[in-house]
Molecule: THF (Tetrahydrofolate) riboswitch aptamer
Organism: Alkalibacterium putridalgicola
RNA sequence: GAAAGAGUAAGAGAAAUACGUUAAGUGCUAGUGGAUGGGAUGUUGCCACUAGACGAAAAAACUUUGGUUUUGCGAUUUUUCUCUGCAUCCGCUUUA
Repeated sequence: GAAAGAGUAAGAGAAAUACGUUAAGUGCUAGUGGAUGGGAUGUUGCCACUAGACGAAAAAACUUUGGUUUUGCGAUUUUUCUCUGCAUCCGCUUUA
């Protein structure tokens, strides 16, 4: 010097779990900040906070009428498995 490979944030699907259904959560807009293959830098991806707009699917049984259970619903939370999986530069491993 050459070739190949590993490795992130995160996304999709399935299962389980939990929350809400007296409406939070999710998603949307703006602002601020943060993390992001092993190192540095980085966003059009991700997260947190604040403000704003928008917005819904409940039903049955039991009951001591307080509630409990079950079935649904929510572009809901978390975990596991499978698949996908960073940009530039420098590194790591393997090969001749």